[in-house]
Molecule: transfer RNA
Organism: Pseudomonadota bacterium
């Protein structure tokens, strides 16, 4: 320099045939249990959905661009 993947909560990712209020497991706070911790049980906080720009009624998910990280040609 050419081609694909990937980028979604602290962390691991799931949702990409365009519509529900964006979701799960760790993790973290609080409660409950226990003499106590742990283990389980219950609630709760956390999101510019890598960043602009379009199409649309309506966009994580479709087009274009940047930007990062991988990995394969050269």
């Nucleotide at each position: 320099g050419g081609c694909g993947a990937c980028g979604u909560a602290g962390c691991u990712c799931a949702g990409c045939u365009g519509g529900c209020u964006a979701g799960a497991g760790c993790g973290g706070g609080c409660g409950g249990c226990u003499c106590a911790u742990a283990u389980c049980c219950g609630c709760c906080a956390g999101g510019u959905c890598g960043g602009g720009g379009g199409u649309u009624c309506g966009a994580a998910g479709c087009c274009c661009u940047c930007c990062g990280u991988c990995g394969c040609c050269a």